[in-house]
RNA sequence: AAAUUUAUGCCAAGGAGGGUUUGAUCGUGGCUCAGGGCGAACCCUGGCGGCGCGCCUCACCCAUGCAAGCCGAGCGCCACAGGUUGGGCAACCGAUCUGUGGAGCGGCGAACGGCCGAGUAAUACACAGGUAACCUACCCUCAGGAAGGGGAUAACCCGGGGAAACUCGGGCUAAUACCCUAUAAGCUUACACUUCGUAUGGGGUGUAGGAAAAGGGUGACAGCUAAAACUGUCGCCGCCUGAGGAUGGGCCUGUGUCCCAUCAGCUAGUUGGUGGGGUAAUGGCCCACCAAGGCUAUGACGGGUAGCCGACCUGAGAGGGUGGUCGGCCGGACCGGCACUGAGACACGGGCCGGACUCCUACGGGAGGCAGCAGGGGGGAAUCUUGGGCAAUGGGUGAAAGCCUGACCCAGCGACGCCGCGUGCGGGAAGAAGCCCCUCGGGGUGUAAACCGCUGUCGGGAGGGACAAAGGGACCCCAAAAGGGUCUUGAUUGUACCUCCGGAGGAAGGGACGGCUAACUCCGUGCCAGCAGCCGCGGUAAUACGGAGGUCCCAAGGGUUGCCCGGAGUGACUGGGCGUAAAGGGUCCGUAGGCGGUCUGGUAAGUCUCCUGUGAAAGCUGCCCGCUCAACGGGCAGAGGUCAGGAGAUACUGCUGGACUAGGGACCGGCAGGGGGGACCGGAAUUCCCGGUGUAGCGGUGAAAUGCGUAGAUAUCGGGAGGAACGCCGAUGCCGAAGGGGGGUCCCUAGGCCGGCUCCGACGCUGAGGGACGAAAGCUGGGGGAGCGAACCGGAUUAGAGACCCGGGUAGUCCCAGCCGUCAACGAUGGGUGCUAGGGAGCGGGGUAAAUCCUCGCGCCCGAAGCUAACGCGUUAAGCACCCCGCCUGGGGAGUACGGCCGCAAGGCCGAAACUCAAACGAAUUGACGGGGACCCGAACAAGCCGCGGUGCAUUUGGUUUAAUUCGAUGCAGCGCGAAGAACCUUACCCGGGCUUGACAUGCCAGCUCAAGCCUGCCCGAAAGGGUAAGGUGGGCCGGGUGAUGAGCCCUGCCAGCUGGCACAGGUGCUACAUGGCUGUCGUCAGCUCGUGCCGUGAGGCGUCGGGUUAAGUCCCAGAACGAGCGCAACCCCUGCCUGCUGUUGCUACCCCCGAGAGGGGGGCACUCUGCAGGGACUGCCGGCGAAGAGUCGGAGGAAGGAGGGGACGACGUCAAGCCCGCAUGGCCCUUAUGCCCGGGGCUACACAAGUGCAACAAUGGCCAGGACAGAGGGACGCAAAGCCGUAAGGCUGAGCAAAUCCCACAAACCUGGCCCCAGUUCGGAUCGGGGUCUGCAACCCGACCCCGUGAAGCCGGAGUGGCUAGUAAUCGCAGGUCAGCUACACUGCGGUGAAUACGUUCCCGGGUCCUGUACACACCGCCCGUCACGCCAUGGAAGUCACUUGCACAGGAAAUCCCCAAAAGGGACGAAUGUGUGAGUGGCGACUGGGGCGAAGUCGUAACAAGGUACCCCUACCGGAAGGUGGGGGUGGAUCACCUCCUUU
Repeated sequence: AAAUUUAUGCCAAGGAGGGUUUGAUCGUGGCUCAGGGCGAACCCUGGCGGCGCGCCUCACCCAUGCAAGCCGAGCGCCACAGGUUGGGCAACCGAUCUGUGGAGCGGCGAACGGCCGAGUAAUACACAGGUAACCUACCCUCAGGAAGGGGAUAACCCGGGGAAACUCGGGCUAAUACCCUAUAAGCUUACACUUCGUAUGGGGUGUAGGAAAAGGGUGACAGCUAAAACUGUCGCCGCCUGAGGAUGGGCCUGUGUCCCAUCAGCUAGUUGGUGGGGUAAUGGCCCACCAAGGCUAUGACGGGUAGCCGACCUGAGAGGGUGGUCGGCCGGACCGGCACUGAGACACGGGCCGGACUCCUACGGGAGGCAGCAGGGGGGAAUCUUGGGCAAUGGGUGAAAGCCUGACCCAGCGACGCCGCGUGCGGGAAGAAGCCCCUCGGGGUGUAAACCGCUGUCGGGAGGGACAAAGGGACCCCAAAAGGGUCUUGAUUGUACCUCCGGAGGAAGGGACGGCUAACUCCGUGCCAGCAGCCGCGGUAAUACGGAGGUCCCAAGGGUUGCCCGGAGUGACUGGGCGUAAAGGGUCCGUAGGCGGUCUGGUAAGUCUCCUGUGAAAGCUGCCCGCUCAACGGGCAGAGGUCAGGAGAUACUGCUGGACUAGGGACCGGCAGGGGGGACCGGAAUUCCCGGUGUAGCGGUGAAAUGCGUAGAUAUCGGGAGGAACGCCGAUGCCGAAGGGGGGUCCCUAGGCCGGCUCCGACGCUGAGGGACGAAAGCUGGGGGAGCGAACCGGAUUAGAGACCCGGGUAGUCCCAGCCGUCAACGAUGGGUGCUAGGGAGCGGGGUAAAUCCUCGCGCCCGAAGCUAACGCGUUAAGCACCCCGCCUGGGGAGUACGGCCGCAAGGCCGAAACUCAAACGAAUUGACGGGGACCCGAACAAGCCGCGGUGCAUUUGGUUUAAUUCGAUGCAGCGCGAAGAACCUUACCCGGGCUUGACAUGCCAGCUCAAGCCUGCCCGAAAGGGUAAGGUGGGCCGGGUGAUGAGCCCUGCCAGCUGGCACAGGUGCUACAUGGCUGUCGUCAGCUCGUGCCGUGAGGCGUCGGGUUAAGUCCCAGAACGAGCGCAACCCCUGCCUGCUGUUGCUACCCCCGAGAGGGGGGCACUCUGCAGGGACUGCCGGCGAAGAGUCGGAGGAAGGAGGGGACGACGUCAAGCCCGCAUGGCCCUUAUGCCCGGGGCUACACAAGUGCAACAAUGGCCAGGACAGAGGGACGCAAAGCCGUAAGGCUGAGCAAAUCCCACAAACCUGGCCCCAGUUCGGAUCGGGGUCUGCAACCCGACCCCGUGAAGCCGGAGUGGCUAGUAAUCGCAGGUCAGCUACACUGCGGUGAAUACGUUCCCGGGUCCUGUACACACCGCCCGUCACGCCAUGGAAGUCACUUGCACAGGAAAUCCCCAAAAGGGACGAAUGUGUGAGUGGCGACUGGGGCGAAGUCGUAACAAGGUACCCCUACCGGAAGGUGGGGGUGGAUCACCUCCUUU
């Protein structure tokens, strides 16, 4: 220094996802949306301009006009007009010139331009090449030439045929038309030589043969002439030959170019050769002969579809899609065939023939081809004017002027697209009106409008006014084609553009507003009407339907539909997967192919670098420029190919040569083994047969029965027969490629492992097709048949039982031979190689004296890293890599149909579509559930006691009834519940009578205030109410006046009041699924959570699990947890013991007084008690167990123990649980009624049924008499003593008591005594009759109680079912609330007497924790399968029928071409249409038939999901209404229990 690396700075380009499966999660996976695009169409709307674009469908048919002609300077004519000239007086005749028109001969063009996309998958196109195998008119350059002759013909004239189109015969004539001869630089053919090259071959030279032409036209000048003709010179335009160029083509090669393999074989000119023909030219292009080839899984052949490209759209790119406008190429021209002419055609606006169609016709014949421009019809969702002009550009022709040109340039129509502009700008209210919302306060529309000021784009009017004309033309100057001058030439167009005038005047819509996705309210509607791209909305409060207001988005447009790409990594080259999500072939061998160890030489195909050529233009990208901008347009540059050629490099791959031994193979020595095949042998057991013993049963099941057995079974002993399978060993073990293999011996045979390290030397791996093997079942033929055992027959079970269970039993299971070829053929994991920690037990071999050690191989478990959606895998990978094969691409339809191949059949292999769904699916999570497991608890069971269910009655409910029987509550958790009091009231219901600002509240207006109201009245009325107004009464306050500052009176006003009216009241009307609040229930169950942290992608988990323990998530220990909260417990209340204080109304041991006593009075406050305040219990103490813990067991003490008993207290939540009729409350509804008042009725009904109670059925009882002892309450609208009356209910009277004082108030069971004597009774009291009492306005419907009489059912209750574990159950009474009274037997409390039982947790029910399975999550009252029935849809089969495509054979032969010929005719070959026959393929329809899909509430069952109640599933066979069942073999993707083995941790 270079190179490399790193950092920094600058510039450029550049990839987004969302919704939807679940209770939630992660994954898989489909559907769907947001973007961009379009030759578009449809709907609503629409001001202007520029630039573009405009039949995508019927290559369907076309009226009319136009789209290809030009040349007189190639030729001869005809007609007309004019001129000149000769003859003639003239008319006129002849000659000639000029101009115009016409056809003809001739030349060039017509093969371009324009249109279309049918056909075509290669005769095409694109890119790159070749042509030594070729052509090229007009144009350019160069060279050479143009000599001499000849005969016709159209036009024209004459004649004929025909309706026409057209045509025939005769006659005349010209040429740059035609022919012959000459000449030949060069050309060409043959041959020879030479040179060169890439094979055939190219170039050159020579010899021999062969082939040209128009010296025509014209201008000027000159000569000649009357003028011409004619001749000459110069120029121009032409002619012939050759060489070259340019342009355009022909042919050939390489590469690339869609789908179907359910198209697998195709091929006779086929493939090649020789010779020939043909062509401009190669060639099997064509022909004759010869050979038998050619193509094909790298996809021939066949079928379908399609013009190809530059490019266009999309995309980050790779890719995907497209081929409209513009440009290149190809193909086509009514359909099919054919050639002619020509430089060029098999010819869009030429010809011939066939065909279809249309038109003309005189019926004999003719004419035509818009896929040119316009235009019409038709088709269609849909695509324009029968315009102007050759001014420009371009083309044809001509010497030129010019002519022609629907090419082209312009204009018209169409928001079809892109681009630009406008519809105004500024000011203008804390903000009009209207409309909308509202919590009624207000908010929105909204500076928006009005109004004020201003501007003038576009449109309108007026005036001016281009570029595009470089150029061309005419004339003039000039020798001139050079140059110059003058005049002229624009369809668009009076357009663009400029100026002026006028005036906000004429100019905004469409869609959306649930999420995705930006934008919200009201009303209407009520699973209706409707919306919807997906998810999904609509069931009476819908931001999702419809309308409105508002908002958002875009804007002269906005939406919708269709199609393409994107998103989609959802076909994955970039860039995917296959254990369980879809996906590994059942296994092995092996063909093609793909891939391939170490070293080295060569080569340079792949690969890399550089150069050259090309990849047209347009387009695209960058920069610059022009239209005022943009769209659009112009200039320059760039990009763009797997392209071709050349030069170079050689690491890797390939090819080729050499070498090697680590892969692989061979050899030698050992070893293990249910590896395979065959033959033979063995014992146990089952069954059968024979015989013996023996007798009444055996067998079988949950229990039975069928069955077997007195003709002797079962049992047992002996003997015999036969078939199948091989116990123990045995395993977690061994072998095999898989299927699979298990008694023993022998024979045959394959593979593997170890050791030796002897040989070969990459010989390897994989493997599409292919081949072989391949469980069970099944099939064919033949054997065999003991047991088992589909089908079948019985017996049970059951609603049924085509099943599970039982008794029989045929195929089959076994053998031989041959088929089949499937499976949960599974490790649900293809094969091979290498690499990546270890640990453990095991099988086989080697090392060794032996090894626990080392090593190789094999099967298995746990695990590092890593991987995985997770589960899991983890040197035996599901890790990291490489190679090869197979397979997947949403679910259903369906492994179905069709087709093909295979099979005897059963069936197998390959294997769709229509239609339909918004999912289907994997793993894991939390729950819930299980006819799953473990542990635990509970009056859950059990052990007990008393009941209910039976009777009567009460009460509630259902049901029924009714005018109404008001409403609610409805499994547990409704039913003596709301109701702790329905005769009226209550009352909400029914009937009837009434009221309407209302029975009640607030505000306003008007009126009245000697009026209303109240008291007393009257009339109607059942009352409410209405009417009437007679008498009495007739409030308060401030201020003022008067009086006296007081009283009283007066005035105004206010409150109160009334009347009328307006707002409003009122509603037990609806919604508990709009709500608050309260309550029930799980459940007094022990749970439910949080913070931080840790684990997991996540849902979520840990904590809270585990071991103990507890009533308890109570506590202890351990532990990725540490803490905390709500619950539990405790704190609170009652009760049990003690203490202190208290001392009346309580108490009375003691003292006093009175009294016979009870008791009273006074003292007293010890006791009881009342009330208040404390103490006491904490496993504190001792011992055992336990872990030294928590705790537990026992004991002591104690009134009490291990929570002493009871209460209050109810976690997160569940049941859309209950209550709108307690109350509150949103919304809706009623308003002379759904409000309010009143009378009466109903809620009390009654054939039934249920719940809850009461009383009983009796002697543990009933009755009578006597006797004893509570607690807690209530009492003034009250409790009521005592006394009297009544049998009693009760009455009379009324002491006492607002209560530790008085009263309710006698507690009852109990005790004592007596009677009853087992009876429907002295049990039982229903029912009914009679008489009473009390409350109340009133006991009829419809009260309670008393007395007398009556005296029902009922003799202990079926299935079933309730409560209770101690002061409990049972039993006994007492009190209270509500309440006038009471249907209370209810409910809430209180005390008295006072048990039995718990072995225990198997079972029933409920609950808790943990584990487990799940297809459940509305959570098992779940989910879900199949037949049948009904509706709709698409589809398979089907006798056939119709159409299309196509092969083959034969017939058929038009035109044209070729051949023959006596060349006119005729004949032959080839040959389109067409016909006949026979195949193949495709599609439509199709009686009937098969299954399939879909469809709020149909039928039958219950198959699956839990052990789904018989574990399920796969293959197979048989059977059955159906799911399905059974047999055989297989899988675990089976729960549970036990055992074994192994592993992890210590």
Source information
Model confidence (mean pLDDT): 85 of 100. Predicted 3D model of a 1546-nucleotide RNA (small-subunit ribosomal RNA) from Candidatus Calescibacterium nevadense OTU 1. The source organism's lineage runs through Bacteria, Candidatus Calescibacteriota, Candidatus Calescibacteriaceae, Candidatus Calescibacterium and Candidatus Calescibacterium nevadense. Rfam family: Bacterial small subunit ribosomal RNA. The sequence was found in a public genome assembly.